This is a predicted structure of a 75-nucleotide RNA (Fluoride riboswitch aptamer (crcB RNA motif)) from a Burkholderiales bacterium. It was read from a public genome assembly, where an Rfam model found it. Its mean pLDDT, the model's own confidence on a scale to 100, is 77.

RNA sequence: GCGCCCGAGGGAGAUGGCAUGCCUCCUUUAACCGCCCGGUCGGUCGCCGAUCGGGCUGAUGAUGCCUACGUGACC
Numbered sequence: 001g002c003g004c005c006c007g008a009g010g011g012a013g014a015u016g017g018c019a020u021g022c023c024u025c026c027u028u029u030a031a032c033c034g035c036c037c038g039g040u041c042g043g044u045c046g047c048c049g050a051u052c053g054g055g056c057u058g059a060u061g062a063u064g065c066c067u068a069c070g071u072g073a074c075c
Base pairs, nucleotide, nucleotide: 009027010026011025012024013023016066017065018064019063020062022061034056035055036054037053038052039051040050041049042048043047
C1' cells in the first nucleotide's frame, strides 16, 4: 500500500412522526427509490431498459403508539 473479515460510528429499508438491549443492507462510485397491464422508443431483442397511459396493495423492514386518510356503528 492492496484485498478480505470483525467491531464502532454514520447512513438506508415504495407516503408522516416517536420509541425499540430488534432484523437486513450500505460505507458515499453506496444501501434505497412497490407491483400488474398496454402503447411508444431503444438494446446485447422469445427478454431487458427508458418513457407515457390505465389498474392495485400499504402510512411499519418488524413491533407498539401518535398523526393523516378510508370504512362501519352509536350519540